This is a predicted structure of a 97-nucleotide RNA (Glycine riboswitch aptamer) from Marinobacter sp. SS5-14b. Taxonomically the source falls in Marinobacter (Bacteria, Pseudomonadati, Pseudomonadota, Gammaproteobacteria). It was read from a public genome assembly, where an Rfam model found it. The prediction has a mean pLDDT of 80. It matches the Rfam family "Glycine riboswitch aptamer". About the family: This family represents the bacterial glycine riboswitch.

[in-house]
RNA sequence: CAACAGCCGUCUGGAGAGUGACUGCCCCGGCAGUCCACCGAAGGGGCAAGCAGGGUAUUCCUGUAAACUCUCAGGUAUCAGGGACAGGGGGAGAGGC
Numbered sequence: 001c002a003a004c005a006g007c008c009g010u011c012u013g014g015a016g017a018g019u020g021a022c023u024g025c026c027c028c029g030g031c032a033g034u035c036c037a038c039c040g041a042a043g044g045g046g047c048a049a050g051c052a053g054g055g056u057a058u059u060c061c062u063g064u065a066a067a068c069u070c071u072c073a074g075g076u077a078u079c080a081g082g083g084a085c086a087g088g089g090g091g092a093g094a095g096g097c
Stems, first nucleotide, its partner, number of pairs: 001095001007091002010088004018036001020035007037076003043072001044070003050064005
């Protein structure tokens, strides 16, 4: 220099909101559909008085973020699953002086 960081896998932790109504199927508590009510931490959409740039310039234009916001998607008893994010450990890059 690298490393760190980042990428990939794995382990652990991990919130929120309906035990809703009706119908059908299956066969005794599950599945699917419709409707109403909700949640935001898979994913997705949106933006600014900040920052950067431009300008024919008195405040114009362009770009840019999230755990903010929307709720398309997804989700709303227990279990299971999913789960942003955080931590541990491993791997590749990956070795050189």